[in-house]
RNA sequence: GCCGCUGUAGCUCAGUUGGUAGAGCAGCGCAUUCGUAAUGCGAAGGUCCCCAGUUCGAAUCCGGGCAGCGGCA
Repeated sequence: GCCGCUGUAGCUCAGUUGGUAGAGCAGCGCAUUCGUAAUGCGAAGGUCCCCAGUUCGAAUCCGGGCAGCGGCA
C1' cells in the first nucleotide's frame, strides 16, 4: 500500500427484508432474612464509532473517514 471482518447500555453480545433499539451480567430501589449472600419483583441506563448521501422513514442501504483484528505484498 491492497483486501476482508468488527465497532450497539458500565461489560459480553443480539437486532430479521429499512418501520417503537433489546437480552444477560454489573449497578440502583423494594420484598424476603436477626443480618449478609442467594432468590423474587421493579425502575433506570443508548448521539447505535464519526461525517455526508438515498429515503416519508436508516443501527440496517450507498460514499468517505477513524479505531481494533486478520490476510496479502

Predicted 3D model of a 73-nucleotide RNA (transfer RNA) from an uncultured beta proteobacterium. Its Rfam family is "tRNA". By type it is a transfer RNA. The sequence was found in a public genome assembly.